Fluoride riboswitch aptamer (crcB RNA motif) from Methylocapsa acidiphila B2, 63 nucleotides, folded computationally. Its Rfam family is "Fluoride riboswitch aptamer (crcB RNA motif)". Gene Ontology terms of the family: positive regulation of gene expression and response to fluoride.
[in-house]
RNA sequence: GCGCGGCCAGGGGAUGGGGUGCCCCCUCUAACCGCCGGUCCGGCUGAUGACUCCUAUUAAACA
Repeated sequence: GCGCGGCCAGGGGAUGGGGUGCCCCCUCUAACCGCCGGUCCGGCUGAUGACUCCUAUUAAACA
C1' cells in the first nucleotide's frame, strides 16, 4: 500500500421538520435521484424506507 472479515462511526432510501436499542443500502469512483405511455412530448401517485407527530398542500362535512 492492497484485499477480506469483525467492531465502531458516518452517509443514503422521488417534495419540509422531529421521534423510533426499527428495516434496507453505501463507505465518497458510493448508496440515492418515482411510475406509465405514443418517451425532445404527455399523463399519474405520494410530504414516511416503515411507523408516528408537526408543518405545507388537496378533498369532503360541520360551524